[in-house]
Context: one part of a larger RNA
Molecule: large-subunit ribosomal RNA, half A
Organism: Chlamydiales bacterium
RNA sequence: GGCUGCUGGUGGAUGCCUUGGCAUCAACAGGCGAUGAAGGACGUGAUUACCUGCGAUAAUCUUCGGGGAGCUGGCAAGAAGCUUUGAUCCGGAGGUCUCCGAAUGGGGCAACCCAGUGGGAUUAAUCUCUCACUAUCUCAUACUGAAUACAUAGGUAUGGGAGGCGAUACUCGCUGAACUGAAACAUCUCAGUAAGCGAAGGAAAAGAAAUCAAAGAGAUUCCCUAAGUAGCGGCGAGCGAAAGGGGAAUAGCCCAAACCGGAGUCUUUGACUCCGGGGUUGUAGGACCAGUCAAAGGACCAACGACCUCUAGCCGAACACUUUUGGAAAACUGGACGACACAGGGUGAUAGUCCUGUAGGCGAAAGAGGAAAUUGGCAAGAUUGGCACCUGAGUAGGGCCGGACACGUGAAACCCGGUCUGAAUCUGGGGAGACCACUCUCCAAGGCUAAAUACUCGUUGAUGACCGAUAGUGAACCAGUACUGUGAAGGAAAGGCGAAAAGAACCCCUGUUAGGGGAGUGAAAUAGAACCUGAAACCAGCAGCUUACAAACGGUCGAAGGCCUAUGCCCUUUUUAAGGGAAUGGCUGACGGCGUGCCUUUUGCAUGAUGAGCCAGGGAGUUACGUUAUAUGGCAAGGUUAAAGGACUCCGUUCUGAAGCCGAAGCGAAAGCGAGUCUUAAUAGGGCGUCUAGUCAUAUGGCGUAGACACGAAACCAAGUGAGCUAUCCAUGACCAGGUUGAAGCAGCGGUAACACGCUGUGGAGGACCGAACCAGUAUCUGUUGAAAUAGAUUUGGAUGAGUUGUGGAUAGGGGUGAAAGGCCAAUCAAACUUGGAAAUAUCUUGUUCUCUCCGAAAUAACUUUAGGGUUAGCCUCGAAAUUAAGUCUCUGGGGGUAGAGCACUGGAUUCCUGAGGGGGCCUACCGGCCUACCAAUGGAAACCAAACUCCGAAUACCAGAGAUGAGUUCGGGAGAUAGACAGUGGGGGAUAAGCUUCAUUGUCGAGAGGGGAACAGCCCAGACCGUCGAUUAAGGUCCCUAAUUCUAUGCUAAGUGGGUAAGGUAGUGAAGUUUCUAAGACAGUUGGAAUGUUGGCUUAGAGGCAGCAAUCAUUUAAAGAGUGCGUAACAGCUCACCAAUCGAGAGACUUUGCGCCGAUAAUAUUCGGGACUAAAGCAUAGAACCGAAAUCACGGGUGCAUCGCGUAAGCGAUGCGCGGUAGGAGAGCGUAGUAUGCUGCACUGAAGGUGUACCGUAAGGAGCACUGGAGCGCAUACUAGUGAAAAUCCAUGGCAUGAGUACACGAUAAAGGAGGUGAAAAUCCUCCUCGCCGAAAACCUAAGGUUUCCAGGGUAAAGCUCGUCUUCCCUGGGUUAGUCGGCCCCUAAGUCAAGGCGGAAACGCGUAGACGAUGGGAAACAGGUUAAAUAUUCCUGUACCACCUAAAACUAUGGUGAUGGGAUGACGGAGUAUGUGAAGCACGCGGACGAUUGGAAGUGUCCGUAGCACAGUGAGGCCGGUUGGCAGGCAAAUCCACCAACAUAAAGCUAGGCUGUGAUCAAAGGGAAUCUUCGGAGGAACUGAUGGUGUGGAGCUAGGCUUCCAGGAAAUAGUCUCUAACCGUUGAUGGUGACCGUACCAAAACCGACACAGGUAGGUGAGAUGAAUAUUCUCAGGCGCGC
Repeated sequence: GGCUGCUGGUGGAUGCCUUGGCAUCAACAGGCGAUGAAGGACGUGAUUACCUGCGAUAAUCUUCGGGGAGCUGGCAAGAAGCUUUGAUCCGGAGGUCUCCGAAUGGGGCAACCCAGUGGGAUUAAUCUCUCACUAUCUCAUACUGAAUACAUAGGUAUGGGAGGCGAUACUCGCUGAACUGAAACAUCUCAGUAAGCGAAGGAAAAGAAAUCAAAGAGAUUCCCUAAGUAGCGGCGAGCGAAAGGGGAAUAGCCCAAACCGGAGUCUUUGACUCCGGGGUUGUAGGACCAGUCAAAGGACCAACGACCUCUAGCCGAACACUUUUGGAAAACUGGACGACACAGGGUGAUAGUCCUGUAGGCGAAAGAGGAAAUUGGCAAGAUUGGCACCUGAGUAGGGCCGGACACGUGAAACCCGGUCUGAAUCUGGGGAGACCACUCUCCAAGGCUAAAUACUCGUUGAUGACCGAUAGUGAACCAGUACUGUGAAGGAAAGGCGAAAAGAACCCCUGUUAGGGGAGUGAAAUAGAACCUGAAACCAGCAGCUUACAAACGGUCGAAGGCCUAUGCCCUUUUUAAGGGAAUGGCUGACGGCGUGCCUUUUGCAUGAUGAGCCAGGGAGUUACGUUAUAUGGCAAGGUUAAAGGACUCCGUUCUGAAGCCGAAGCGAAAGCGAGUCUUAAUAGGGCGUCUAGUCAUAUGGCGUAGACACGAAACCAAGUGAGCUAUCCAUGACCAGGUUGAAGCAGCGGUAACACGCUGUGGAGGACCGAACCAGUAUCUGUUGAAAUAGAUUUGGAUGAGUUGUGGAUAGGGGUGAAAGGCCAAUCAAACUUGGAAAUAUCUUGUUCUCUCCGAAAUAACUUUAGGGUUAGCCUCGAAAUUAAGUCUCUGGGGGUAGAGCACUGGAUUCCUGAGGGGGCCUACCGGCCUACCAAUGGAAACCAAACUCCGAAUACCAGAGAUGAGUUCGGGAGAUAGACAGUGGGGGAUAAGCUUCAUUGUCGAGAGGGGAACAGCCCAGACCGUCGAUUAAGGUCCCUAAUUCUAUGCUAAGUGGGUAAGGUAGUGAAGUUUCUAAGACAGUUGGAAUGUUGGCUUAGAGGCAGCAAUCAUUUAAAGAGUGCGUAACAGCUCACCAAUCGAGAGACUUUGCGCCGAUAAUAUUCGGGACUAAAGCAUAGAACCGAAAUCACGGGUGCAUCGCGUAAGCGAUGCGCGGUAGGAGAGCGUAGUAUGCUGCACUGAAGGUGUACCGUAAGGAGCACUGGAGCGCAUACUAGUGAAAAUCCAUGGCAUGAGUACACGAUAAAGGAGGUGAAAAUCCUCCUCGCCGAAAACCUAAGGUUUCCAGGGUAAAGCUCGUCUUCCCUGGGUUAGUCGGCCCCUAAGUCAAGGCGGAAACGCGUAGACGAUGGGAAACAGGUUAAAUAUUCCUGUACCACCUAAAACUAUGGUGAUGGGAUGACGGAGUAUGUGAAGCACGCGGACGAUUGGAAGUGUCCGUAGCACAGUGAGGCCGGUUGGCAGGCAAAUCCACCAACAUAAAGCUAGGCUGUGAUCAAAGGGAAUCUUCGGAGGAACUGAUGGUGUGGAGCUAGGCUUCCAGGAAAUAGUCUCUAACCGUUGAUGGUGACCGUACCAAAACCGACACAGGUAGGUGAGAUGAAUAUUCUCAGGCGCGC
């Protein structure tokens, strides 16, 4: 280290529980609000953070009822109180009710700011406090009243109403999508849906026929049916009535008109308006004229209101019984009792008789609801005859265009709208689906109308084969909370001690308020607050076995050894139990055999193809309706109810209900006929029928419509939210160190006739130059689980401009903005984000959960906008039916035109012969002829080729018949599959390539295990029901690995060939054969010869056998070429052929064949599976034996089907044939949760759950026992399902691992060291010393933003990247002081809102008056000081200033105030720049203090101070015009302004900075009183105290300055000045008033970036040396050393 066991930890599953949900039923209610709602903000308690209640009368006040002993909400504790003189509590009525909100006096960034009018309080007065009223629109009334005479518009006043919210559920109306379906898509569909908007009610809408119909019915609405019918429809997908019938509920009325009467107005012989009567209809009715008759009731309004109900309550039976167990009795045992009450809940386990309740009965001062009866009011007839007055007009109808009707323009009626037209008048008009006629029916163009119907934010009561904490609402708990987002919006987790806190006194360890050990409580503390049970992953401790020369899906089979002993066996005993024993049982296991996970997808996966870190929990074929088949049941030529109603009633059961549906009759296009009918001339023939079984219900399989097995898009559309990021624009503010260059213009000089031009100076232009801040982002590196979701370092570009930036605002999604990149629009952009349609759709991918049994595919055809998808057929399965016969084998009989073969045909193709014909050559005057090694038909001979040749022609296959064997056919329910792969054979394509492709055919794999092939889906053998330590074989094997022969016989191979390969090569070797030579002597070896004519001829310089050409004879000989090679200039020379001798037996050549050899070259190290093998363990032949599988056999067992026997049946037995299996079909079971009935089951003497276990069953599974646990649970039968997980990159689920005690992690390398203190503990806290870093910041002030972080005391769990005694952390206290600072306030900019108004389906948009709106304009303060800490332009001291108020007092008509009116001012750009003055700083001077240590230093050292106020004077510079007259403009007026004219003129006046004089203060330092004291000290008064200057420097001021330029540079009902209109009091302090809000702290560790984050963040101050400089480097003040 491994396996196992035990004990724990962690964790929070499981079980049990339920306060919370979900669904339904019944009744009620169906609104609240200007009398201020809903919803909030802020307050309110003795103490109070939150919830609840309440509102300054503030966990409440008054009163009327109930109730009757305790009470002061959740909330516990103590304190303090209340209560029988009736509290707390419950109910009715009343009172109070801050601020916001429709919000309503005006404004506004909700909970705030600012008013006006009339009262009241206070004051001398202002200020301040308080009460009431003051919005808009509309209606009514009254008054007033323009242009404009009457009038009207307008204005004012008074009174009434509206506004907003709510469940936006139901209803009506206006506007109105898209995804989707149509397998695409456009009409169509989704759908008049979603969404937006408007309006109303408790319901709404509709509604008393210009309706249907064809018999007649008689308003509307709703349910069932008619009916998926009639119809509509790219006649596709789909859409889809009505009449009629059955029910629920029922209800009808009123105007206009004619006519009569009255009043009024006017344009007065009429017309109009108003009021009253009359009148309301379709077989027409009414008016008018003339007649006749009648009295029941009503949906209206009001009053009264018996009675009932609701809003608090009250009475309410029966055991204080008993045994046992127990902590506890309600359990058990025994005995009683009640019941109109045995519903439910509680009580220490399960209670009719303990408590509360329940059945039953009773009850209201007050309020609310319903309501009979009564009373009053109001309204309300019938009928006959005549007459011809009335009976709804821009209407009906028509044209065009739309919409809606089920009806898509269709033959399209009927209804509605837009537009253009346009009737009739009862002798009339509409309708009956174009239209016309006839007939029938109804009476439009006015209105009202309950019930039956729809819904539920709510209240009360009740129920559940609903959930039980990952479930059920998102929410059982302080949840729409925490948290996220700018916002719209999104949105969690989190229950359980115990009966009772009896919640652990006391002791110990320790710094412990941590944690633990004792003690104690309790039935239990392994129930201890991190608390019931307490699983798994994961982590430990202890024990048994095992492990240090050994490899691997981790198991399985065998197995030695070690350790142990049961639910079994044996033995014993005190026998439901205990003890003992043994191994066959358990744990471990050396060693050996075999053995490449699971899922998915595939032709095929160990695959190096997919998915899973592990565990727990959750997680996928459901439901409704319709339809079809099967099974079961009821009734049956019939079956059956739907809606609805009745009875009983907790649920519910049962009865009624035949309207309707299906069936019983069909045929035909139909009329129609009918067991027939249609076709037809037909009586023929034929088609379809007849010769009967259905129907209703339940269950199951399938299909259709719905999300339809689950999860998953990219997208589309609707309505909203966003411009705090960024793009552009608008308004108003701010910023840019320093240096350089030197345009125009001007001046001078030169120059010209005059210009021009040149030079010098001045001047200061520029999308000029260099370069900081600032803005940008060129390149490289770093970073890349970062410091940072875009940065750092170095480098770089712009840096007076098309510059940068703050604040406020505008533009919004098919839209914006864009110096244009498809860039940017909140870390998102070729169409943002949020919510919704919505569960869009997905011919695609993935996943799809318990078991067993039987059968078992396909990867083919046809068609397909089809090819990875479908439909039908083929192939599978289940059922039924009738009977017949598929396939195989044998035999018999057939036709064929393939393989092969052949060349007779069709073609191709080779040689030879013949050679028509042609070409070429020659001869020829012509006719013609000759030659030809040229081409060649036909014919002949020989040998060939063919898928589209056949004079021929098999094997198989196919057809038919007979025999044998046996399982098909038809119909119906359910599928799957239509990606195939390799191998053999026959072909095509390709290259007679491919593990290639495509057909045919067979096999295997697929879906098939076993044996062999080393390993190896497709090859060989062989088809696994289970068991056996039995037997026989197949393929293949038998030396060892490794089961079986070192078997027999005969050969071959020498190459390790075997154990990779070709053309080609080979005197390797074996076998077979042909032929030649050979004892007349072969072949090889050795010895010898190899001659002559002749140097043959020609040629040649030469050619003599041997350069070449032609020829190649003859002689001698045993033999010898006019020569086989070498050689020479040519000869010569050597040699060969050939001959002889020697030797003594075979030799040579060729052909076929077996086994070998060479050819043979690749990168880490070789390889036949390895070792190894040679008369083999190789190869070949023949033979014998053995091994070898899940094959076959044997024995035992199970199961399916068929048949038989026994048996009533269940079942038992026998025989036969079977039992591999993916997709798939069929069958039978197990388990989970709940319900009903039974067991009148089990249970504190211990349920469920958990842990262990050696038992049972063929499986899913089921028991028993022990421990834990502490209250529920089971069995049988039937029923009902949210019913079974290992996988879905499953779950925004929870827990726990791994990596890993790992990392170059600990966030800028600016840096620490020492001493002391505190403390349990100090690198980190405090103090001191030394060191280091920043110093245009890393210092200081301040806007935004944050919101207590500020200060003090205490603390150390968590946070702090370590530590921590510390903190920006936790607890407890404290802290922000204003007339002058800022806001509020007054004013306006961009812009926003907007009375009236204009526009628009609505929502709403635009905009005038007016208002709001700073980033701008507008009144006023400085210095010093003080507190243990925290505030100061705010407190204190001192000295000022502004505004307002009035007192005393003064002055008042030749005066004064003074407009919401007039005028002026307010009032403005960039750049450049002179003068004066002068801050900070530096230097010197002066007044002081100091001198330790160290080498020196009493100076040229170090450090501190050297300040400020008032008055007077001076006054560089700046500012400023004045008087008079006229006057047509300034909406009226004007003395003002403007304009015109004239006159006089730089002085005066005002004033900033500075300077001079006078006066009173003040500093460093010295000094040390009073007082206090912990006796250490703290404290600081009086007094003293200067040449209080000079030089340098140049921020600022002067300054709304000046110069110059072109791009020409806010507004104002503010303020100030002035003028009149108008009005009549005004001025005035030494007196008074000045409200409200902000003010702490942080400018980065407190803001924006998820962080104590190397980033970002507007403005101001910003010292010294160096230097041009705010650059750079080093340092002051000050702050830090970056939390390992």